[in-house]
RNA sequence: GCUGGUGUAGCUCCAUUGGUAGAGCAGCUGAUUUGUAAUCAGCAGGUCGCGGGUUCGAGUCCCAUCACCAGCU
Numbered sequence: 001g002c003u004g005g006u007g008u009a010g011c012u013c014c015a016u017u018g019g020u021a022g023a024g025c026a027g028c029u030g031a032u033u034u035g036u037a038a039u040c041a042g043c044a045g046g047u048c049g050c051g052g053g054u055u056c057g058a059g060u061c062c063c064a065u066c067a068c069c070a071g072c073u
Stems, first nucleotide, its partner, number of pairs: 001072007010025004019056001027043005049065001051063003
């Protein structure tokens, strides 16, 4: 330099042919308990790496770019 892959909550990851962004763990609050743990209920937490484009509508499609990983030279 070229090619491919990955990027979504604090962490690990879903999201069906483009149509309201979710789960588990972690966190907070409450219940339960003499107390803790466990369990149960609830709550909070997201610029979907960044910037454009297409579309009535983009996490999803297209382009460019950044980071990481792999391969080729």

The RNA shown here (transfer RNA) has 73 nucleotides and comes from a Clostridia bacterium. Its Rfam family is "tRNA". Rfam's curators write: Transfer RNA (tRNA) molecules are approximately 80 nucleotides in length. The sequence was found in a public genome assembly. The organism belongs to Clostridia, within Bacteria. Its mean pLDDT, the model's own confidence on a scale to 100, is 80.